[in-house]
This is a predicted structure of a 106-nucleotide RNA (SAM riboswitch aptamer (S box leader)) from a soil metagenome. Rfam family: SAM riboswitch aptamer (S box leader). Gene Ontology term of the family: regulation of gene expression. Rfam's curators write: The SAM riboswitch is found upstream of a number of genes which code for proteins involved in methionine or cysteine biosynthesis in Gram-positive bacteria. RNAcentral holds the sequence, with entries from MGnify. Its mean pLDDT, the model's own confidence on a scale to 100, is 76. The model forms 97% of the base pairs in the Rfam consensus.

RNA sequence: UUAUCAAGAAAGGCGGAGGGAAUAGACCCUGUGAAGCCUUAGCAACCCUUUGUUUCCAGAGCAAAGAAGGUGCUACGUUCUAUCAUGCAUGCCGCGUGACAGAUAA
Numbered sequence: 001u002u003a004u005c006a007a008g009a010a011a012g013g014c015g016g017a018g019g020g021a022a023u024a025g026a027c028c029c030u031g032u033g034a035a036g037c038c039u040u041a042g043c044a045a046c047c048c049u050u051u052g053u054u055u056c057c058a059g060a061g062c063a064a065a066g067a068a069g070g071u072g073c074u075a076c077g078u079u080c081u082a083u084c085a086u087g088c089a090u091g092c093c094g095c096g097u098g099a100c101a102g103a104u105a106a
Base pairs, nucleotide, nucleotide: 001106002105003104004103005102010040011039012038013037014036018029019028020027023082024081025080026079041074042073043072046070047069048066049065050064051063052062053061078101083099084098085097086096087095088094
C1' cells in the first nucleotide's frame, strides 16, 4: 500500500490469576482452572499446488479442484459505549452508516 474482518474449527500436558488489542465505563469468560508455553488434532484458503481458459510465447487475469508446504485461526465477537463525519427519527431518551483505531495476509 492492497484485500478481508461472513462462516468455520479443541483435546491433552505444564502453568497458577487473570482474560476478552489499547484508555475509561459497561457486559461477558475464568480455581468446574485465565494468560502464556508445549504436543496432537482441526478450520480456512491469503501465499501456494494442479487443471482449464485467454495469449504467438511468457507474464498477468479469470474459473474449477486441492491441501504437501509458509502464515493465521480454533468462546460470545473486531462485544457495546465514549472520538470524528454523516443519514433517519425526536419534546427528551434514540436507531444506523462510514471514518479512525485494531487484527490477519500478501